[in-house]
Predicted 3D model of a 515-nucleotide part of an RNA (small-subunit ribosomal RNA, 5' domain) from Chlorobi bacterium Chlorobi_1. The sequence was found in a public genome assembly. It matches the Rfam family "Bacterial small subunit ribosomal RNA". Rfam links the family to the GO terms ribosome and structural constituent of ribosome.

Context: one part of a larger RNA
């Protein structure tokens, strides 16, 4: 000099863009943050309308509630752990796995039994459970078909990178399916192919500390078995004695990684906020279930420590989601609107959900750009400060005239973002085309037009040298200045106030940190 997620002192006009707990992965009230369905079963209250007064209908309503199906592993937060195949780059899988999409190729027979809600009891203060009873399904289960799957036996071809690996073919076992419907469709099994995702291996990279030098027994390797989607000490048994190491093992210390970012001419130094990929973790520790996929932030179980309820038996919770609290700190925002856009999830679809997401608040914390008014105006007004008392400076500066309207108040008009989604109509080649219609939170917001009126807008630091910028009063080694070198002890250009000048300018200056 440049830079900051910055933080304090003074000051403060306005827009546009962005950014906004760096400390306590401290403890959280409240409310939200994930639900949705042309499978399925199915209330009630309060309305209404009839009644022989028992009670029916109708509406609530295919609503809550309940089985089911997909989703919930994504989005979204945070950096505690981790010096690792963690993460970057290059590659392998002939060692695998992939729900929902895309492609092609076959199929969906035949039957049964429960179960929830729900009625009746019953136990408990809740939370919540027991028993009996009745029914359905895309929920379960049983048997039929079944093949190019899948397994064992067999020869064949053709390939490779050691184990092997791909394609036809001969047997034998074995393995499935669900339906709804407004008739348009959407779904359901099996199989190969694709795409996307994921595992898992290898190479090379990856901070200090030898005041850490020897480290390891499931350790290295093998055999055989189990394990897993899959190779493997991954796990057991038994055999052997290996394996890593000064090219730094092992141990301690910090630390997510990266793309990037700042800074430099470069080479390199420093760092990893927002944005983007990978990883890890959701109150501490541990586990596995269910699934195409967690060993699972707003699931379960167990064990700990905090809160909370409680009729003392026994429950209930987990914001490092998005707002808010309290603490901690120099320090960091609203307990706002809206699903209109974009993306998701679920539906055939209408739509429902979405604190993802778009907006709008707050803050000069940044970057940019505007503005706080132009001209003309005096041998120079007044004040004011210096003065050799002559003047001299503040200075064209201000008055005045003459303009102008960014900005600002008033007032009118008034958006893009949105149709290629979606509905309706026509029309064919039946998923495509033209035509209509519908929807905006931001927002009566930007933007345009008019109206007044110079009106509504300038501070901060310096001013001995370094370093642009001097005088006067005061004070008197006092008070104080201060990055360094140093000023102050009676003429201070270095303190304090005045006036004048210099620099920046909605911002200036300190402070820290990086180069």
């Nucleotide at each position: 000099g440049g830079a900051c997620g910055a933080a304090c002192g003074c000051u403060g006009g306005c827009g546009g863009c962005g950014u906004g707990c760096c400390u306590a992965a401290c403890a959280c009230a409240u409310g939200c943050a994930a639900g949705u369905c042309a499978a399925a079963g199915g209330a009630a209250a309060g309305c209404g309308g009839c009644u022989u007064c028992g009670g029916c209908c109708g509406g609530g309503a295919g609503u809550a509630c309940u089985u089911g199906g997909c989703g919930c592993a994504a989005g979204g937060g945070u950096g505690a752990g981790u010096a690792a195949c963690g993460u970057a780059u290059a590659g392998g899988u002939a060692a695998u796995c992939u729900g929902c999409c895309u492609u092609u190729u076959g199929g969906a027979c035949u039957g049964g039994g429960a179960u929830a809600a729900c009625c009746u009891c019953g136990a408990g203060a809740a939370a919540u459970c027991g028993a009996g009873g009745a029914c359905a399904a895309u929920a379960c289960c049983a048997g039929a078909u079944g093949a190019u799957g899948c397994a064992g036996c067999g020869g064949g071809a053709c390939c490779g990178c050691a184990u092997g690996g791909u394609c036809a073919u001969g047997u034998u076992g074995u393995u499935a399916a669900a339906g709804a419907u407004u008739u348009a469709u959407c779904g359901c099994c099996a199989a190969a192919a694709g795409a996307u995702g994921a595992g898992c291996c290898u190479a090379u990279a990856u901070c200090c500390c030898a005041u850490c030098a020897g480290g390891u027994a499931g350790u290295u390797g093998g055999u055989a078995a189990g394990g897993u989607a899959a190779c493997g000490g991954c796990u057991u048994a038994c055999c052997a004695a290996g394996c890593c190491u000064a090219c730094g093992a092992c141990g301690g210390g910090u630390a997510g990684c990266u793309g990037g970012u700042c800074u430099g001419a470069g080479a390199g130094g420093a760092u990893g906020a927002u944005c983007a990929g990978c990883c890890a973790c959701a109150u501490u520790g541990g586990a596995a279930c269910u699934g195409a996929g967690a060993c699972a932030c707003g699931g379960u179980c167990c064990a700990g420590a905090c809160u909370c309820c409680u009729a003392c038996g026994g429950g209930a919770g987990g914001c490092a989601g998005c707002a808010g609290u309290g603490a901690g700190g120099a320090a960091u925002a609203u307990u706002g609107c809206g699903c209109a856009a974009u993306g998701g999830g679920c539906g055939a679809a209408a739509g429902c959900c979405u604190g993802a997401c778009g907006c709008a608040g707050c803050a000069a914390c940044g970057c940019c750009g505007c503005g706080u008014g132009g001209a003309u105006g005096a041998u120079g007004a007044a004040g004011u400060u210096c003065u050799u008392c002559g003047g001299a400076a503040u200075g064209u500066a201000a008055a005045a005239u003459c303009c102008u309207u960014u900005u600002g108040u008033c007032g009118g008009g008034g958006a893009c973002g949105a149709a290629u989604a979606u509905c309706c109509u026509g029309g064919c080649u039946u998923g495509c085309c033209a035509g209509g219609a519908c929807u905006g939170a931001c927002g009566g917001u930007a933007c345009c037009c008019g109206u007044c009126g110079a009106a509504u807008a300038a501070g901060c630091c310096a001013c001995g040298g370094c370093u642009a910028a001097c005088u006067c009063u005061g004070u008197g080694c006092c008070a104080g200045c201060a990055g360094c070198c140093g000023c102050g002890g009676u003429g201070a250009u270095a303190c304090a106030g005045g006036g004048g000048u210099g620099g920046c300018a909605a911002g200036c200056g300190u402070u820290g940190u990086c180069c």